The RNA shown here (transfer RNA) has 72 nucleotides and comes from a Patescibacteria group bacterium.
The sequence was found in a public genome assembly.
It matches the Rfam family "tRNA". Its family is annotated with triplet codon-amino acid adaptor activity in the Gene Ontology. From the family's description: Transfer RNA (tRNA) molecules are approximately 80 nucleotides in length.
Model confidence (mean pLDDT): 81 of 100.
């Protein structure tokens, strides 16, 4: 170059165009406990970016950006 694939929470992954975007792992704060580790139990924390289609977009479409792979 050209075709294709991914980008969601601090890791690892879920979400059929419609419910408050959920789960485990970690982190904090509470209980517990002489301290702690386990267990209970709460709690912050995310859709790459900018634009379009929709009453509604994580989800479809265009474009940038970053990653992969394939072919020349």
């Nucleotide at each position: 170059g050209c075709u294709c694939c991914c980008g969601u929470a601090g890791g690892u992954c879920a979400a059929u165009g419609g419910a408050u975007a959920g789960a485990c792992c970690g982190u904090c704060g509470g209980c517990c406990u002489c301290c702690g580790a386990a267990g209970c139990u709460g709690a912050a924390g995310a859709u790459a970016c900018a634009g379009g289609u929709u009453c509604a977009a994580u989800u479809c479409c265009u474009g940038u950006c970053g990653g992969g792979a394939g072919c020349a």